[in-house]
RNA sequence: CCUGAAAAUGGCAAACCUUCCGAAAGGGAGGGACGCAAAGUCACCGGUCUACGGGAGAACAUCCUAGGAUAGCGGGACCGCCAGGA
Numbered sequence: 001c002c003u004g005a006a007a008a009u010g011g012c013a014a015a016c017c018u019u020c021c022g023a024a025a026g027g028g029a030g031g032g033a034c035g036c037a038a039a040g041u042c043a044c045c046g047g048u049c050u051a052c053g054g055g056a057g058a059a060c061a062u063c064c065u066a067g068g069a070u071a072g073c074g075g076g077a078c079c080g081c082c083a084g085g086a
Stems, first nucleotide, its partner, number of pairs: 001085004011036002016031006034072001040078003044075003047070004053065004
């Protein structure tokens, strides 16, 4: 530097349940394992979700949006374990 078929040290933990936080999307903790070779870290780019607040509106409808969420949607950046190969 390349690769993740096999093996191995191990690691993480979807859905769901309990509980807490949040207006929501969603997040923390405990249980639980669908999966993951970066399912480690970062919202920089694209996507998706949300919309307490703000705007349009007669309106609690609907639409737009500051902002928020998602790293287990993809790209990118940084760091790293094991094994094999060069």

Background:
c-di-GMP-I-GGC riboswitch aptamer from a Nitrospirales bacterium, 86 nucleotides, folded computationally. Taxonomically the source falls in Nitrospirales (Bacteria, Pseudomonadati, Nitrospirota, Nitrospiria). The coordinates come from a structure-prediction model, not an experiment, and the mean pLDDT is 85. The sequence was found by an Rfam model in a public genome assembly.